This is a predicted structure of a 472-nucleotide part of an RNA (small-subunit ribosomal RNA, 3' major domain) from a Verrucomicrobiota bacterium.
[in-house]
Context: one part of a larger RNA
RNA sequence: UGACGGGGCCCCGCACAAGCGGUGGAGUAUGUGGCUUAAUUCGAUGCAACGCGAAGAACCUUACCUGGCCUUGACAUGUAUCUCUAAGCCGGUGAAAGCCGGUGAGCUAGCAAUAGCAAUUUACACAGGUGCUGCAUGGCUGUCGUCAGCUCGUGUCGUGAGAUGUUUGGUUAAGUCCAGCAACGAGCGCAACCCCUAUGAUUAGUUGCUCCUUUGGAGGUCUCUAGUCAGACUGCCCUGUCAAACGGGGAGGAAGGUGGGGAUGACGUCAAGUCAGGAUGGCCCUUACGGCCAGGGCUGCACACGUACUACAAUGCUCAGUACAGAGGGUCGCGAGACCGCGAGGUGGAGCUAAUCCCAGAAAACUGAGCCCAGUUCGGAUUGGAGACUGCAACUCGUCUCCAUGAAGCCGGAAUCGCUAGUAAUGGCGCAUCAGCUACGGCGCCGUGAAUACGUUCCCGGGGCUUGUACA
Repeated sequence: UGACGGGGCCCCGCACAAGCGGUGGAGUAUGUGGCUUAAUUCGAUGCAACGCGAAGAACCUUACCUGGCCUUGACAUGUAUCUCUAAGCCGGUGAAAGCCGGUGAGCUAGCAAUAGCAAUUUACACAGGUGCUGCAUGGCUGUCGUCAGCUCGUGUCGUGAGAUGUUUGGUUAAGUCCAGCAACGAGCGCAACCCCUAUGAUUAGUUGCUCCUUUGGAGGUCUCUAGUCAGACUGCCCUGUCAAACGGGGAGGAAGGUGGGGAUGACGUCAAGUCAGGAUGGCCCUUACGGCCAGGGCUGCACACGUACUACAAUGCUCAGUACAGAGGGUCGCGAGACCGCGAGGUGGAGCUAAUCCCAGAAAACUGAGCCCAGUUCGGAUUGGAGACUGCAACUCGUCUCCAUGAAGCCGGAAUCGCUAGUAAUGGCGCAUCAGCUACGGCGCCGUGAAUACGUUCCCGGGGCUUGUACA
């Protein structure tokens, strides 16, 4: 100087408390451990691994296993060499890959001979490796933590390591600001500048909006769209404080003291994670640890854990009627009206390269009716049957529909998680990946819309000062 303390003081955070809803019990989905297996590819492992890499494992993917094949190789460059083909087509064998045989005269210059290029054969340099090492690395990322800290120059103090500044008194979300002070300044962080959102003005108006005698026309008010401005700064008033910074209250205002949300992550910590995104040193393999193919596996199941979904019902379930979104996506695409089917879906194809057309019916809510507390008109697992769709192909191993079946479950032990406002809870909608989908996951969007916070003693994490130490 740090680190640590079941030392002290001060402060903060959904950290506790006060509340609301869960998890832990059930069934299922999904990830992991374990077990099994020819293989169940690999990685991630307290917080910070476990719906994680994976924004989509039937083949492919695919790295794993079994079997069949190839050896300058699926791919790159070069040298030499060989031919006239290459691509394509045909035949044999085969599960395919592969192997064998046949056919096949490319491009440029030139009248042509021919030359060059491309391709092929062979040989060699080499290719190739998701093989190892994240404890050899770059890059990127997680985490403490959006916590308020981390440093430097000069000066001063100290023999020195170092200290001071950065401590102290107030204050703040903040090393934010003020006052003081052997310090005076500065840098990286904080804040602001950026984006979205809440109000108004203005400009522009079609595909949007409004109006009308509605194959159409007119208007620019309003909604909206998207550009430019205005607006919020403790600016004004009162008050507290010796003073300042700042705090409390008020006015005006759409908004008030950082208005709400996002992006933004200092010096560093964890030899944290990643050699399987790609890059890369070293080591290793080279007729194989490389390459191609078929089939299988990654989906295996006495069990254990994590994360979710659906429930256990009456603030509910079923049926009928009826209202209101936002944000997105669409040409190898979205697909309307119409017709067929109980339905999944099918036939068909209008319109739309989209403020125009389509996906597209929002659902909860509301109105009316039934159910009457029961393992039920709750709950839907499981299983049987019949179908639909995608796709060479749904056996292993897809999703969806209909009929039948109707399991566990009556609110969950110890323990434990999230959330402070348009939040929690609850309801639906969209998108990426994608032929299809195991999405109940992820990322967004809007609808309905709470309760509670006395307080900081205690638990956890963090910041500052100080103290002890046999630790560095």

Rfam family: Bacterial small subunit ribosomal RNA. Gene Ontology terms of the family: ribosome and structural constituent of ribosome. Its mean pLDDT, the model's own confidence on a scale to 100, is 82. The RNAcentral record of the full RNA draws on ENA and SILVA.